Context: one part of a larger RNA
């Protein structure tokens, strides 16, 4: 694990992995909206405190997020996954959660109290056998798709009109956010001592268009390490962002102007971080097998350099050079009823076996291979082709991918309901609302597994055994009995509550429910190993049994049977793998 024969109760509970990763009707298993993106539905509700733009529910569409997780499944895979254990100073990252941004215009009569053309639902006109297909026409939305303004002050860079005692001094004008590429600087500092030039700031003397003298000269994160962070300058760019967004509150201030401020929250949005990851990478570790001794290479095989690609590193590519690299410390090759670990079973201790399976990682969706979208996919309940398979067709055409839940063929020794529900755990969305076949309930189920009925007690009878007694017999305690007695129960039926989304079972409970208590325990055995028949009747080396030694040939401890007996008991048997 399958299987055969049994099966009362009651917890739990695995279950089409082995064989075909073989095919698959059919329903279902991903969808989604709050005050807060968009409503003229020509759809409902109306009652009110008022709705001449709307104000409540709200289909249906546009927009947005989600559909990369979840679930299944083990075909592939032997330095590959994959485990520890190290890296990213070689990168990406929607989302969360903290932190950010006064600079637009290139120019002088202008949209910023708000700009622009579209399209769905809608109305209507069609076409095909046919499909979650389409096509014309007529509308109209935005947080969809474009465009598109703006507020300080200093500072500093380059020019610089003019002016000076030619050492300076300057009005002005121009550019100076953020993001992107490119070069360039700066981002310090191991210790001593002298002497010389030259320039220069500051202090202080003097003989002052100079001279002499002195010390001084400040600031530089962060790593073991960086060409880091972070700043500067010059240009760069079919120029990234910097809110023409929504909702609820309505307040304040006077100059009474449809003036100016202005609260809470939501949805954007840029950068730098956080998170949730991911993607590569360091060391170290695998099953048989030599009837596999060499492999590998200009079709990268090892390495340099440049370069292309990449979210980044790299022979990952693609030029030019070199000639490597790896093997008896088993390379390359072969087989594996190989996904890999945690694990499990057995074991005194070393060990051996197994690990399809509820957690972690990997892989794959019929078989390859492409590739869009997106922050993420080489995605399959997305596309595109090829092969294989195969559904509908009116023959022109069109649709398909259960190794998701159920189900059905097939295949086998081998495996369950076309159930019920989002209540419970989470999970996704715009979201206290929806939706989930994730997931939970039940149904099938003797894969294991705990617990545990089938009788118990007393009198009689008849039997033992210990002790005390010379003894009748007394005490204590067994057994055997189709003898007798009443108690106790449940298994089963069932009002009811309770359980549960709703049930159902369980646990509780009225009422019914036991004397051959027929409310009847099985499965294997009884020569030995190995617990238990020298009973009987059948058979006669047949017919059987037996793992193995062995029984059977006329008195069978062994076959078939009655009886009695014994082991385990709701279980025992039998085959197999394996310790």
């Nucleotide at each position: 694990u399958a299987u055969g024969c049994u099966u009362g109760u009651c917890u739990c509970a695995a279950a089409g992995a082995u064989u075909a990763a073989g095919c698959c009707a059919u329903g279902c298993a991903u969808g989604u909206c709050u005050a807060a993106g968009u409503a003229u539905a020509a759809a409902c509700a109306a009652c009110u405190u008022u709705a001449u733009a709307c104000u409540g529910u709200a289909a249906a569409a546009c927009u947005g997020c989600g559909u990369a997780c979840a679930g299944c499944u083990c075909a592939u895979u032997a330095a590959a996954u994959c485990a520890g254990u190290a890296a990213u100073u070689a990168u990406u990252u929607a989302u969360u959660u903290g932190a950010u941004g006064g600079u637009a215009c290139c120019u002088u009569a202008c949209u910023a109290c708000a700009u622009g053309g579209a399209u769905a639902c809608c109305u209507g006109u069609a076409g095909u056998a046919a499909u979650u297909c389409u096509a014309g026409a007529g509308c109209u939305a935005a947080u969809a798709c474009a465009u598109g303004c703006a507020c300080a002050a200093a500072g500093u860079c380059u020019c610089g009109a003019c002016u000076u005692u030619a050492c300076g001094g300057a009005a002005g004008a121009g550019a100076u956010g953020u993001a992107u590429u490119u070069a360039u600087u700066a981002g310090a500092u191991a210790a001593a001592a002298a002497a010389c030039c030259a320039a220069u700031g500051c202090a202080g003397g003097c003989u002052c268009u100079g001279c002499c003298u002195g010390g001084u000269g400040u600031g530089u994160g962060g790593u073991g390490a960086a060409u880091c962070a972070u700043a500067a300058u010059a240009a760069c760019u079919g120029a990234u962002c910097g809110a023409a967004c929504c909702g609820c509150a309505u307040g304040g201030u006077c100059u009474u102007g449809u003036a100016c401020c202005g609260g809470c929250g939501g949805u954007a949005g840029u950068u730098c971080a956080u998170u949730c990851a991911a993607a590569u990478u360091u060391c170290u570790g695998c099953c048989c097998u030599a009837u596999c001794a060499g492999c590998u290479u200009u079709c990268g095989a090892c390495u340099g350099u440049a370069g292309u690609g990449u979210a980044g590193u790299g022979g990952a590519c693609u030029a030019c050079a070199g000639u490597g690299g790896c093997g008896u410390u088993c390379a390359c090759g072969g087989g594996u009823g190989a996904c890999g670990g945690a694990g499990a079973a057995u074991u005194a201790g070393g060990g051996u076996u197994c690990g399809g399976u509820u957690c972690c990682g990997g892989a794959g969706a019929g078989g390859g291979a492409g590739c869009c979208u997106g922050a993420g996919a080489a995605a399959u309940g997305g596309c595109u082709a090829c092969c294989a398979c195969a559904u509908c067709c009116a023959a022109g055409g069109a649709a398909g991918g259960c190794a998701g839940c159920a189900g059905g063929c097939g295949c086998g020794c081998a495996a369950a309901u076309u159930a019920c529900c989002c209540a419970a755990u989470c999970c996704u969305g715009a979201u206290a609302c929806a939706g989930g076949g994730a997931g939970g309930u039940a149904g099938u189920g003797a894969c294991a597994a705990a617990a545990a009925a089938u009788a118990a007690c007393a009198a009689u009878a008849c039997u033992g055994g210990g002790c005390c007694g010379a003894a009748u017999g007394g005490u204590c305690u067994g057994g055997u009995a189709a003898u007798u007695g009443g108690a106790a129960u449940g298994a089963g039926u069932a009002c009811a509550a309770u359980u549960u989304a709703a049930a159902u079972c369980c646990c509780u409970u009225a009422a019914c429910g036991a004397g051959g208590a027929u409310c009847c325990a099985u499965u294997g055995g009884a020569g030995g190993a190995c617990a238990a028949g020298u009973c009987u009747g059948g058979u006669g080396c047949c017919a059987g049994c037996a793992c193995c030694c062995g029984c059977g040939g006329u008195a069978a401890u062994u076959c078939c049977a009655g009886c009695u007996c014994c082991a385990a008991u709701a279980g025992c048997g039998u085959a197999u793998a394996u310790u």
Background: The part of an RNA shown here (small-subunit ribosomal RNA, 5' domain) has 579 nucleotides and comes from a metagenome. Its Rfam family is "Eukaryotic small subunit ribosomal RNA". Gene Ontology terms of the family: ribosome and structural constituent of ribosome. The prediction has a mean pLDDT of 80.